This is a predicted structure of a 113-nucleotide RNA (SAM riboswitch aptamer (S box leader)) from Mucilaginibacter pallidiroseus.

């Protein structure tokens, strides 16, 4: 790296270090930074995937030593591709904007390769 299987509207910050760009990728938008962001280190926390106890048998209740993971803004917002809703204009046929839902792509975790 690939593949299955689950979640992503919740939730959790402080002190150094470094110093100029971050927020996956590309476009557009909006945010976040020198009052120092992103990163790395150090505590601290949050969450309940693995994982303990109990109770169970298509799970449910607790817990949190450990293994991950995660602590601006919904995965920050959209985007192609389907479905449904509203509104407008239109004779009809048909459609940009908006809303919700799914896909898809990303992220994480577990198994397996």
């Nucleotide at each position: 790296g690939a593949u299955u299987u689950a979640u992503a509207a919740a939730g959790a910050a402080g002190c150094g270090g470094c110093g100029a760009g971050a927020g996956a990728u590309c476009a557009g938008g909006c945010u976040c930074a020198a009052a120092g962001a992103a990163c790395c280190g150090c505590u601290g926390g949050c969450a309940a995937c693995c994982c303990u106890a109990c109770a169970a048998g298509g799970u449910g209740u607790a817990g949190a030593a450990g293994g991950u993971g995660c602590c601006a803004a919904u995965u920050c917002c959209u985007g192609u591709c389907c479905c449904g809703g509203a509104a407008a204009a239109u004779a009809u046929g048909u459609u940009a904007c908006c809303c919700g839902g799914g896909g898809g792509a990303u992220a994480u975790a577990a198994a397996u390769u």

NCBI's taxonomy places the organism under Bacteria, Pseudomonadati, Bacteroidota, Sphingobacteriaceae, Mucilaginibacter.